RNA sequence: UCCGGUUGAUCCUGCCGGAGGCCACCGCUAUUGGAAUCCGAUUAAGCCAUGCGAGUCGAGAGGGUUCGGCCCUCGGCAUACGGCUCAGUAACACGCGAACAAUCUACCCUGAGGUGGAGGAUAACCCCUGGGAAACUGGGAAUAAUACUCCAUAGAUCAAGUAUGUUGGAAUACUUCUCGGUCAAAAGCUCCGGCGCCUUAGGAUGAGUUUGUGGCCUAUCAGGUUGUAGUGGGUGUAAAGGACCCACUAGCCUUUGACGGGUACGGGCUGUGAGAGCAGUAGCCCGGAGAUGGAUUCUGAGACACGAAUCCAGGCCCUACGGGGCGCAGCAGGCGCGAAAACUUCGCAAUGUGGGAAACCACGACGAGGGGAUUCCAAGUGCCAAGGCAAAGCUUUGGCUGUUCAGAUACCUAAAAAUUAUCUGGAGUAAGGGCUGGGUAAGACGGGUGCCAGCCGCCGCGGUAAUACCCGCAGCCCGAGUGGGUCACUAUUAUUGAGCCUAAAGCGUCCGUAGCCGGACUGGUAAAUCCUUGGAGAAAUCGAGCAGCUUAACUGUUCGAAGACCGGGGAGACUGCCAGACUUGGAACCGGGGGAGGUCAGAGGUACUCCGAGGGUAGGGGUGAAAUCCUGUAAUCCUUGGGGGACCACCAGUGGCGAAGGCGUCUGACUAAAACGGAUUCGACGGUAAGGGACGGAGCCCAGGGUCGCGAACGGGAUUAGAUACCCCGGUAGUCCUGGGUGCAAACGCUGCAGACUUGGUGUUGGGGAUCCUACGAGGAUGCCCAGUGCCGGAGUGAAGAUGUUAAGUCUGCCGCUUGGGGAGUACGAUCGCAAGAUUGAAACUUAAAGGAAUUGGCGGGGGAGCACUGCAACGGGUGGAGCGUGCGGUUUAAUUGGAUCCAACGCCGUAAAACUCACCGGGGGCGACUGUUACAUGAAGGCCAGGUUGAUGACCUUGCCAGAUUUUCAGAGAGGUGGUGCAUGGCCGUCGUCAGUUCGUACCGUAAGGCGUUCUGUUAAGUCAGAUAACGAACGAGACCCUCGCCUCUAUUUGCUACUCAUCCCUCCGGGGAUGAGGCACUAUAGAGGGACCGCUGGCGCUAAGUCAGAGGAAGGGGAGGUCAACGGUAGGUCAGUAUGCCCCGAAUCUCCCGGGCAACACGCGCGCUACAAAGGACGGGACAAUGGGAUCCAACCCCGAAAGGGGAAGGCAACCCCGAAACCCGUUCGUAGUCCGGAUUGAGGGCUGUAACCCGCCCUCAUGAAGCUGGAAUCCGUAGUAAUCGCGGAUCAACAUCCCGCGGUGAAUGUGCCCCUGCUCCUUGCACACACCGCCCGUCAAACCACCCGAGUUGGGUCUGAAUGAGGGCUCCUCGUUUUGGGGAGUUCGAAUUUAGGUUCAGCAAGGAGGGUUAAGUCGUAACAAGGUA
Repeated sequence: UCCGGUUGAUCCUGCCGGAGGCCACCGCUAUUGGAAUCCGAUUAAGCCAUGCGAGUCGAGAGGGUUCGGCCCUCGGCAUACGGCUCAGUAACACGCGAACAAUCUACCCUGAGGUGGAGGAUAACCCCUGGGAAACUGGGAAUAAUACUCCAUAGAUCAAGUAUGUUGGAAUACUUCUCGGUCAAAAGCUCCGGCGCCUUAGGAUGAGUUUGUGGCCUAUCAGGUUGUAGUGGGUGUAAAGGACCCACUAGCCUUUGACGGGUACGGGCUGUGAGAGCAGUAGCCCGGAGAUGGAUUCUGAGACACGAAUCCAGGCCCUACGGGGCGCAGCAGGCGCGAAAACUUCGCAAUGUGGGAAACCACGACGAGGGGAUUCCAAGUGCCAAGGCAAAGCUUUGGCUGUUCAGAUACCUAAAAAUUAUCUGGAGUAAGGGCUGGGUAAGACGGGUGCCAGCCGCCGCGGUAAUACCCGCAGCCCGAGUGGGUCACUAUUAUUGAGCCUAAAGCGUCCGUAGCCGGACUGGUAAAUCCUUGGAGAAAUCGAGCAGCUUAACUGUUCGAAGACCGGGGAGACUGCCAGACUUGGAACCGGGGGAGGUCAGAGGUACUCCGAGGGUAGGGGUGAAAUCCUGUAAUCCUUGGGGGACCACCAGUGGCGAAGGCGUCUGACUAAAACGGAUUCGACGGUAAGGGACGGAGCCCAGGGUCGCGAACGGGAUUAGAUACCCCGGUAGUCCUGGGUGCAAACGCUGCAGACUUGGUGUUGGGGAUCCUACGAGGAUGCCCAGUGCCGGAGUGAAGAUGUUAAGUCUGCCGCUUGGGGAGUACGAUCGCAAGAUUGAAACUUAAAGGAAUUGGCGGGGGAGCACUGCAACGGGUGGAGCGUGCGGUUUAAUUGGAUCCAACGCCGUAAAACUCACCGGGGGCGACUGUUACAUGAAGGCCAGGUUGAUGACCUUGCCAGAUUUUCAGAGAGGUGGUGCAUGGCCGUCGUCAGUUCGUACCGUAAGGCGUUCUGUUAAGUCAGAUAACGAACGAGACCCUCGCCUCUAUUUGCUACUCAUCCCUCCGGGGAUGAGGCACUAUAGAGGGACCGCUGGCGCUAAGUCAGAGGAAGGGGAGGUCAACGGUAGGUCAGUAUGCCCCGAAUCUCCCGGGCAACACGCGCGCUACAAAGGACGGGACAAUGGGAUCCAACCCCGAAAGGGGAAGGCAACCCCGAAACCCGUUCGUAGUCCGGAUUGAGGGCUGUAACCCGCCCUCAUGAAGCUGGAAUCCGUAGUAAUCGCGGAUCAACAUCCCGCGGUGAAUGUGCCCCUGCUCCUUGCACACACCGCCCGUCAAACCACCCGAGUUGGGUCUGAAUGAGGGCUCCUCGUUUUGGGGAGUUCGAAUUUAGGUUCAGCAAGGAGGGUUAAGUCGUAACAAGGUA
C1' cells in the first nucleotide's frame, strides 16, 4: 500500500475472493536447549471406581499407657481462607466516584480499668463380655477444667426533668447533673521470664447497606404496576428501608424506551488497527456467583457453609430387607461427549496458610519432575584444499573444527534430571512442509487420463498433443504448512470518513407537537468549555532507560503513560441561562392591479343520440380485404320541431393559478393564497420536523339518483397453425351527480424543506418607476427595478450523460432514506379497512455477479443517400415437361472405396474406372534394417519330380532328392500405410469481392475505451477529384505500369507474300489463265521498335473548382475493347486421397503381390447437359469461305480392296515447308402440317478397331426396328455488342472410349441508357437488454429431480409465568402435660420446596394434505420483452 473477478473493450457503482496479524483444532514431518500467566473453556454446571486434598494445641483439663510430649475424651482456635468452575444473573452484579448523622468486625496494635465469691453437671475410662448386618446407639455408676450456671461490682440500655456548649453540609450525634425501671463481666496456667481472661475507647483489617454515573440486541415487546408509589405507627435486623405488618391516600415508571423477549458473569486487560474503532475477555489479578436440582437451619466475629446438618426430588452404592450411605465445577485418574486437551509421579527443601509460647505438625495451596510442535526465543545439521564428470551439482581423497551426540568425574539438587567445568571418542547422530495457469516467487519438462477421474479461497482447468487432474524429474518460497473463527484490508455502517437526477436510496403533498438548530447590541452569571492544582485511577499489562540470566525470549528495578471520576482556584472569546434594548428574519396593516385557485347557485353553446312530421329510394355501414350489423313495417341522406345527458372547439401560448393531486364557456355570491408598492405597526415572535393530523388523479367498494356518447366483462364477425388478442359490429358494470369509504400511481424535475454566497446572454408573465411618440385609447416603442416562468451557456461539479443564480456549484440547519443480486415488498405477527387491499416488514436458502453511463461493431418487419444483369424493369434465349448422357442423394449389395452439401457440393476431385488405376469386397501368397535371445553341421532356411488339395500355384500337406548358413523362435525396433485427425498444421484454392475499402505518423479532443483524419457539399466506376473543415501528411488497395486486339510509321524477309520484271512449261473460247524458277519486299503476313487519346479544342451547366453534357476533328472519345494483377481481414470455408508434415493407430497386418468381382446395381428424388418436338425445317444433289492448335510406339497425302467402319501399301513431315475435306451459308429438287420423309430412344442381326482380355463393362459401321415427345405448372437461370443466339473446327486426357472441359474462328440480333419495389452491398444517422453479434437474446405455464421455508386437523416433549389444591420442613404467638435441663402434645398464623391440576406464553420434534420459492448442458407449449421487437 493494493491485487484478481461483470465488458468485445472502457469508466464507475458494487460485492465476492487473495496477500498481513492473532486464536483453537487437524494432516505430514523433525536435531537440541531455554522461557511461559499454555494444555477437558467451547460439546455434557454430564456421571464418577480408587487414592489423596484440614488440621493443630500436653504451657486449659480428665483418663489410658507399650512410657514414645504415644493414644482416647472434654475444651480452645481454625475449618467462612486457600483450591475449582462460569450454570444463573441485564442486576448496585461489575468499573469509577461518593455516603453511613443507618452499621458490625474474631485473631492483631495502642490507651484505661478489672480479674471477688459460690454452685451443679458431663465425656473419655469402667460395667451390662447391652442392642444392631452395618451406620450407629441404649442403660447404670464415678470424675475434672480456660466447659456450664448463679451472686456482687464496673458497665450497658430506656424514660422523665434541667440547662450548657462542641463538631458538622445538615443534629436525629456528643457532652454535664438528678431520679427511676430493666439487663448484667471475668479463667486460669506457669519452667516465675511471662502467657492468658473480662469491660471499655481508639486504630488497623475485613464485611454489610445506600447512592451519582458508565457499559449488549430487539418496538414484528407500547403501555406496565396493587406491596404497586407514598404517609403515620409498629415488627425485624448489626444496620436504613414495603424488607414485613396495621390504617389511610392513589399514586408510581415510561419514546432520554418502562414492561416483555433474546443473549451474556463484570472489569483490569487481550487481538487487530495510523487512529477513531471493531471483535474478544476460559487461563493471571480484582470483584461476583455456584458447589447434583431445590428449600431450611444451627454454631460462630464471620456461612445460610464444595470436603457442616436436616428435608424433598432425581441418580448411584451397601444390606442379614429391619435399615443405612454418597455427591471430583479440589489433585491425579475413568466413562461419555466430541475436531478438540497431560501422570491414578516426588516433596513439604523453598514461598505461603492454619494451629502452637516454641520445637514442630499438616497442606494435590505450592515447589519439582513426566507427557504435548500450544506459543515465544536461541543454536545446529559442517568448513577447507585437490581431483573426476559438459554442467546446476554430484562424487572421491586428504585435512580441520567439535556446537549438538555418547561415556566418565566433580559441582548442583529434598532426591533426581538439566546446567556448568574437565577428560575421552568421533563428521560421525540431525530437514521438512507447501507450492510451480493468473492473482503470486517458481516448468510451455516427460508419462498416464480423456468434461472421466479429479483440481479449484476467486477467475477458472479437464471433451486425445492438460505449464491447472495423478505420478516422476526439475524449480520456487518458508523454516515451517493447510482449512475454520476474528481484526485489518473495508471510506462495504462513513464521528474522524460515504452517499440518495439516471447505479441501492427524497416520505405523493402540506400543517404541526416533542426534539435539534437559531439574526444584531449591552450588562450579569459560569451550566458547558479551557487552564491550573489536590485526591483517586490496585498489582500484573503497556512505553522509555538501566540491569540479571553467554544472547534472546524471560525477569528485576526506576521513571512514565492512562480518556472517563471527585474536590479547590482561575479565564470570559464562543454556546447556554437571566435582564434590557434593535430591525434586517418573520408576522400584521394600507393601496391599485393580475390569475382555468376553491365551493355553491344560475345561464348559454355546438355536436351527438332518440322521437314526431315531411321529402326521397335501394342500399347503408365497416375494413388491408371482408363479414357479423341496419334496411322494403322505407334505412343511409335532406328539411323541420321536440326531448335527453355528457362536454366546453377556435381563443390556447415551453402562458397563468394552486402545497401537491389538479384547475379551461359565461354570470353572481362566499372564500383562500401569492407578487409589487409603502418615511405604517409588533420586535426574533424563526427554520426543520420523529410520532400525529389534513388533502390526495385514475381505479375499486357502499347507499340513492342519472345514463347521450364512450366502454372492462360478455356475445358475434374476421385474421390465424391456434387467437380466450390486435381489426370490425354490438354491449353490462363504470364514466356523470349527492353522501360516505379506500389512500394507492412512472403521485416524475425519477432532484426534501429553509437561508446565504458565486460570470453572463436572450425570451415571456405580473407589478412599479423612467424616456420618447401619439390618432389621447385600459394606445405604441425602448431602458431600469422586484417577483415568477423558459431556452442557451461560463467557471465549478460530476463515472459520464449532463447540470450550471429555478445548481446536481460553495457553505449552514433539520428531517427522510440506502448498504451486492435473488428469495421479497413475500411469510409470520400487529394496526387500519365493508371488502379488495394498504402500512410496518424478516429469515432459511441460493448466487458471482446484478447494475449505471458512455465506446466500437453487428442487427432492425427505423430513417436518409448511393450502387450491382450471380438486383429489378425492357428485350432475346433457356431450365423446370420427353428420351438419352453424366454427377449427387436414397435404396440395395460381399463390395457398390473415399471426399465435396445454400450462394461458395452435384459433366466437382476424376484433363478418360474393362485388368492396372484402386483406396472397396471374396479368395490365395509374400515381406521385419538393426540389437539381444533361442534352435541348428546329429543339417537352419531354400529349390525340385510325383501325388493330394486348390479356380490355379512346391502356397500348404505326404514321400524322396539336391544344396549348405543367405537362416529359426521370442522380445524389442523398423520399412510401409489412399489408416484417423483440414477442429494440430504448411502450401494451394474457393468466397465476401466485377466490392471500395483498410490503416499509420505527428498534432488535437476525451479520465478511458475511443474519436478526429476517413465527416459535410458537389462529383466519380472508385476514400476518383475539388471545395469546406483541428487537422496536416503518408501507406496498402482503386487508378497507373504489363499483355492481347483495333489505326499509322520505321526496321527485317525464310519455309511467308508476289503488285511489278524476266525465264521455262501447260491449257485456251486467243481476251487470257495456271504452274515452276529467278528477281523483289510495294501489299498481306510474320515480329521488333515507335507514334496516337489528353476533356487537348469549342459551347452549355457547375463555385472562374472538380467534373459533366453536346459538338468538331479523328482509326479510336471521355475507363477505346478484353485480360492479368487484386488490400486489412473474415468464413475453425475446402483439401492429411496431389505432395509435405505433428500426434495417434496397424505392424505379420490397416503393409505388399496375384486372380476374380465392385466403383457401371435401381421402386425413386434432384442438379448440369445433349437430342428433339419440326417448314427460319428434314432429305437428296451441286458449289464457297476460316482460325486456334496437334503430330515420331506419331500425323499421314496418294494408290489399291471393301457398301461402310476399316484393311494392305506408301511420298512427305521432328514442322510459317508435310498431314489434319469446316459447318451453318448459297443454288436446285422434293416433302405439305401428319406423331409425318419430324424425332431418334429401344431392340434384333451381321461386321470392324484397340487391347492378354470387350460377359459383367468400350467405341465404330451396315441392315432392320421406330418409344416418349406437338414448345413444357409453380418456380427459376443467362445475357447490354462482335454480346446473346446459332454453326462447325482443334486440343488436353488417351492402347481404345466425350453429349464434358479448355481454346478457335464463321453467321450475327433485340432491348435498356433507368430505378431502388424485390435480392444484396457501401456510407451517414437512430434504437438496442445483441458481442458465439437476430440462425442473437429471452419470458411464463406444464412435466422431472433435489433443497430450504410457509400454512396445516392435530400430536409429543422442554423452558417460563399466573391461579388453585395438597403440602416435607422452618419461623412467630399461645395453651397444656411432664420424669420439671434437653422435652411431649395441641391451637392459631406465616414462609414454603416438591407434587398434582387449570390456563397463558415461547421453543423444538413429527404430521395427511396444501401454497409459493430456489437450483438443475441439451423435455413440452407458445413468443411476452430487447429494433417502431412487428399492437411503442

A computed fold for a 1432-nucleotide RNA from a metagenome, annotated as small-subunit ribosomal RNA. Its mean pLDDT, the model's own confidence on a scale to 100, is 80. It matches the Rfam family "Bacterial small subunit ribosomal RNA". Gene Ontology terms of the family: structural constituent of ribosome and ribosome.